[in-house]
RNA sequence: GCUCAGGUGGUGGAACUGGUAGACACGCAGGUCUCAGAAGCCUGUGUCGGAGACGACGUGGGGGUUCAAGUCCCCCCCUGAGCA
Numbered sequence: 001g002c003u004c005a006g007g008u009g010g011u012g013g014a015a016c017u018g019g020u021a022g023a024c025a026c027g028c029a030g031g032u033c034u035c036a037g038a039a040g041c042c043u044g045u046g047u048c049g050g051a052g053a054c055g056a057c058g059u060g061g062g063g064g065u066u067c068a069a070g071u072c073c074c075c076c077c078c079u080g081a082g083c084a
Base pairs, nucleotide, nucleotide: 001083002082003081004080005079006078007077010026011025012024019067027045028044029043030042031041032040046057047056048055049054060076061075062074063073064072
């Protein structure tokens, strides 16, 4: 340099043919149980604002298509594999 695969909460990882995100697991916080702890079980857990209700933002970055984009198209950045 060329070709392919990928980048989504704190971590791993889903999201079907574009239909309005984060399932599930881990971790963390609180609770339950215990003399105390571990394990188990229950609840909560993206960010910002707000007392709350609720609102806004959020899929590596920028642009495009569309009523609607994590998903499709273009450029760039980063990671991995193969080729030279």
A computed fold for an 84-nucleotide RNA from Roseisolibacter agri, annotated as transfer RNA. The sequence is in RNAcentral, with records from ENA, MGnify and Rfam. Its Rfam family is "tRNA". Rfam classes the family as a transfer RNA. Rfam links the family to the GO term triplet codon-amino acid adaptor activity. The source organism's lineage runs through Bacteria, Gemmatimonadia, Gemmatimonadales, Gemmatimonadaceae and Roseisolibacter.